Predicted 3D model of RNase P RNA and transfer RNA as a complex of 437 nucleotides. Its mean pLDDT, the model's own confidence on a scale to 100, is 76. It holds a member of the Rfam family "Bacterial RNase P class A".
[in-house]
RNA sequence: GAGUUAAUUAUACGGUCGCGGGCUGCAAUGCAGCGUGAGGAAAGUCCGAGCAUCUCAGGGCAAGGGUGCCUGUUAACGGCAGGUGGAGGCGACUUCAAGGAAAGUGAACAGAAAUAUACCGCCGCACAUCGUAUCGUGCGGUAAGGUUGGAAUGGCGAGGUAAGAGCUCACCGUUGCUCCGGUAACGGAGCAAGCCAAUUAAACCCCACCCGAUGCAAGAUUGGGGCGUAAGCUUGUUUAAAUGCAGGGGCUGCCCGCCCGUUUACGUCCGUUAAUAUCGCUUGAGCUCGCAGGCGACUGCGAGCGUAGAUAGAUGACCGUACACGACAGAACUCGGCUUACAGAUUAAUCUCAAAU
RNA sequence: GCGGGCGUGGCGGAAUUGGCAGACGCACCAGCCUUAGGAGCUGGCGGGUAACCGUGCAGGUUCAAGUCCUGUCGCCCGCA
Numbered sequence: 001g002a003g004u005u006a007a008u009u010a011u012a013c014g015g016u017c018g019c020g021g022g023c024u025g026c027a028a029u030g031c032a033g034c035g036u037g038a039g040g041a042a043a044g045u046c047c048g049a050g051c052a053u054c055u056c057a058g059g060g061c062a063a064g065g066g067u068g069c070c071u072g073u074u075a076a077c078g079g080c081a082g083g084u085g086g087a088g089g090c091g092a093c094u095u096c097a098a099g100g101a102a103a104g105u106g107a108a109c110a111g112a113a114a115u116a117u118a119c120c121g122c123c124g125c126a127c128a129u130c131g132u133a134u135c136g137u138g139c140g141g142u143a144a145g146g147u148u149g150g151a152a153u154g155g156c157g158a159g160g161u162a163a164g165a166g167c168u169c170a171c172c173g174u175u176g177c178u179c180c181g182g183u184a185a186c187g188g189a190g191c192a193a194g195c196c197a198a199u200u201a202a203a204c205c206c207c208a209c210c211c212g213a214u215g216c217a218a219g220a221u222u223g224g225g226g227c228g229u230a231a232g233c234u235u236g237u238u239u240a241a242a243u244g245c246a247g248g249g250g251c252u253g254c255c256c257g258c259c260c261g262u263u264u265a266c267g268u269c270c271g272u273u274a275a276u277a278u279c280g281c282u283u284g285a286g287c288u289c290g291c292a293g294g295c296g297a298c299u300g301c302g303a304g305c306g307u308a309g310a311u312a313g314a315u316g317a318c319c320g321u322a323c324a325c326g327a328c329a330g331a332a333c334u335c336g337g338c339u340u341a342c343a344g345a346u347u348a349a350u351c352u353c354a355a356a357u
Numbered sequence: 358g359c360g361g362g363c364g365u366g367g368c369g370g371a372a373u374u375g376g377c378a379g380a381c382g383c384a385c386c387a388g389c390c391u392u393a394g395g396a397g398c399u400g401g402c403g404g405g406u407a408a409c410c411g412u413g414c415a416g417g418u419u420c421a422a423g424u425c426c427u428g429u430c431g432c433c434c435g436c437a
Stems, first nucleotide, its partner, number of pairs: 001353003004349006011322007019037002022034005039328001043339002046337005051215004064211005069083005084098001085096004099206002104204002106200002119146002121142007154172002157169003173195001174193008219279003224270010235246003248260004286305008323326001358436007367383003376420001385401005403410002413429005
């Protein structure tokens, strides 16, 4: 100087006014005081859970969907960590939906032929010819060469042959078996097979494993006041008997009458009548620090902390000071991840490469 | 907030076990017909001289992508 990886921060401080929750006080539908109020992604809604309602005795099968190297981690995951293998980079390091094509099906066009083939070519034989060469016709051999295609019988060299061919051999690749290392994916060594079995599964499909459906707009709880009408309102007494009578309070000891209270039902009117009330709602697989275990994801123990909760939806505006002059962006039930957006600044590493000393 | 769907010439809209993108209709352009216009008939009609490029955009899988997969942008619908 150029890089790699992992992190942090997201204008700061002070003042004035305003807004949403909370607590306290008072002369209480209000006022005052105190304290509090967005993010690393609050976003996309792509995965996984909590929670709720519906379904369901429990289990199995089918349909549909998802995942797909190994071992861990976790409440769970398609996440994460560590490894294996492939690909990229001089390197630090990065990156990959990475099971099965010897169960079956499909794969346009072109091409002779697409899993099986002889169009051209090469070679042999026969015919024609007196003979040879060439040419022609016919029969046969041949995948080395040409042509088509994304793909044409593993690659390359040598031997071999009429010409050729794993036909044979060495090396490389592939497949199988054995041994060794590893928990495993896999790696290493040896032996064997002449290659039978091209490619494609983010084509159908097969194998293994997993998944009930719907989402807080889920869902739960409660039901104000006036007037009118009707019925009832501690029990008493009587009878053979729930047989009969009376049965709220006051005027008034009893009956009638009048007034009043209370409960229920109905009618009617009024109101802020429910998606708008109340709950769900924010203490939760919580955050910070320390110690211990582990390469790590993560886990255990101890201590400390209180950290938005609206429902037309608050988190803003202005002034001053400073500088590097401020990006992407804004909660709506809650967590764990992933993905995407993002100005500038900062830090770390016995980190990498190059040059110089 | 939660859930579902769509995006193809100027417009509407075909094309899906992946195989020559743009069928069909409207509009537009040219010609014929007519004195002229309309209607009708015939032909053309994404961009580019061409090679090629082109299905909202960016990647991936595959021999091959409008179609399959991932991300992203925009639009529409439903749920009290």